[in-house]
Molecule: transfer RNA
Organism: Oceanicoccus sp.
RNA sequence: GGUGGGGUGGCUGAGUGGCCGAAAGCACUGGUCUUGAAAACCAGCGAGGGUAAUACCUCCGAGAGUUCGAAUCUCUCCCCCACCGCCA
Numbered sequence: 001g002g003u004g005g006g007g008u009g010g011c012u013g014a015g016u017g018g019c020c021g022a023a024a025g026c027a028c029u030g031g032u033c034u035u036g037a038a039a040a041c042c043a044g045c046g047a048g049g050g051u052a053a054u055a056c057c058u059c060c061g062a063g064a065g066u067u068c069g070a071a072u073c074u075c076u077c078c079c080c081c082a083c084c085g086c087c088a
Base pairs, nucleotide, nucleotide: 001084002083003082004081005080006079007078010026011025012024018068028044029043030042031041032040046059047058048057049056061077062076063075064074065073
């Protein structure tokens, strides 16, 4: 340099244009149980703004576009992985 695949909560990761702040698991928090822990079970659990607390708003690598509506489709750029090629 070329081809292909990918970038989504703290981590892994699913995700069909609308039911998506978003499955599931892990981690974490609280509880039940226990002499105590572990395990198991139950519940909760993204970030920022905003509020007394809610409500509400924004966010899926960055930006732009299409659309009534975008994590999902298109374009540009950045980054990661695999393979191929070149140089050494």